[in-house]
RNA sequence: AUAGAGGUGCGGUGUUUAUUAGUAACCAUUUUCUUAUGUACAGCAAUACAGAAAAUGAUGAAAGGGACCACCGCCGAAAAGGGUAUUUUUUGCUGAAAAUAUCCUUUGGGACGGCACAAAAUAUGUGUCGUACUGUCACCGAAUGGUGGAGUGCUAU
Repeated sequence: AUAGAGGUGCGGUGUUUAUUAGUAACCAUUUUCUUAUGUACAGCAAUACAGAAAAUGAUGAAAGGGACCACCGCCGAAAAGGGUAUUUUUUGCUGAAAAUAUCCUUUGGGACGGCACAAAAUAUGUGUCGUACUGUCACCGAAUGGUGGAGUGCUAU
């Protein structure tokens, strides 16, 4: 450098579909507050708009995340945390969140469980801890096996 292996293996795209939810929103009626009110992610200032909240009735979603199936790319596949730069959320400042690029750090892999966070959620995801399992290498052992390490590793050429 090339080609491979781990297996309920990883990620992406698309159709269908459950949930989200009889929720949000719109309309009608009634009531309350009101320009010293309310809305535009949060605060302050400005600007724009004219409303905001509750009850009843009628109509009634979507996105993200999930499941099945199909296809595609792969085995640091990928995931997470942090820094920097750019962009977006009406304008300015500060913050918060989202996306893209890049750098650093950690994690072999999946399963189950506890805790925490995200989420509408009991689904699911992420982090951390634990339990056994599994692949790989090293060492020990007569042997069934035992101990330990990490993927910039391991095997073959």
The RNA shown here (Lysine riboswitch aptamer) has 157 nucleotides and comes from a bovine gut metagenome.